[in-house]
RNA sequence: CAUUUUCUUCGGGGCAGGGUGCCCUGUUUAUGCUGCGGUAAAAGCGCUGUGGCACAGGCAGGAAUUCCCGACCGGCGGUGAAAGCCCGCGACUCCCGUAAGCAUGGGACUGACCCGGUGAAAUUCCGGAGCCGACAGUAACAGUCUGGAUGGUAGAAGAAAUGU
Numbered sequence: 001c002a003u004u005u006u007c008u009u010c011g012g013g014g015c016a017g018g019g020u021g022c023c024c025u026g027u028u029u030a031u032g033c034u035g036c037g038g039u040a041a042a043a044g045c046g047c048u049g050u051g052g053c054a055c056a057g058g059c060a061g062g063a064a065u066u067c068c069c070g071a072c073c074g075g076c077g078g079u080g081a082a083a084g085c086c087c088g089c090g091a092c093u094c095c096c097g098u099a100a101g102c103a104u105g106g107g108a109c110u111g112a113c114c115c116g117g118u119g120a121a122a123u124u125c126c127g128g129a130g131c132c133g134a135c136a137g138u139a140a141c142a143g144u145c146u147g148g149a150u151g152g153u154a155g156a157a158g159a160a161a162u163g164u
Stems, first nucleotide, its partner, number of pairs: 001163002004161007017069003023062007031054009071144002073133002075089004084131002093108006114128004135147003
C1' cells in the first nucleotide's frame, strides 16, 4: 500500500411561551325522580323537614408537549462546492423463498423546494419565501410525549490475519 476474511467500538434530534376547553372535581341555584321522618284513623294525593341520584345554568379549580397561534428538530453514502425536500440507502408495514428455530435472501411500499445572489461549478453556500415527516397508545386528532426499542439498520472508525 492492496485484497478478502474475521473481530471490536460507535451508530437520531426536537414544543420556550400563549390560547381554546373534550372531560373531571367542588360549590350554589332551579327542575325532575327517590329514601326516611312529620302532618293524617288508614291508603292515596298534597304540604313540610332532612338525605341520595340525575340533568341544566352560575361560580371556582383542574384539564391537550396531540387542537389553534407560535417554537423547535433533521440518520447514512453520493453528487464539479457543504443537501430533511437532487440521486440512492436505512428505519415502519406487507408479501414470497429457504429453515425445526435463531436467522437469512428477494420483492412491494416509501414524504417534501422554489426565487434571487456569488462562482468555473451550488435545487447543497449566502439572502428571501415555502414544504415534509411510519406504526401502536392516549381524559382530545402527535415529526417533538409514551411504547415495540437495553431492539434493528444504512453506515463510520479501528484492530488482527493474508498478500505485495
A computed fold for a 164-nucleotide RNA from a Bacteroidales bacterium, annotated as FMN riboswitch aptamer (RFN element). The coordinates come from a structure-prediction model, not an experiment, and the mean pLDDT is 80. The model forms 100% of the base pairs in the Rfam consensus. The sequence was found by an Rfam model in a public genome assembly. The source organism's lineage runs through Bacteria, Pseudomonadati, Bacteroidota, Bacteroidia and Bacteroidales.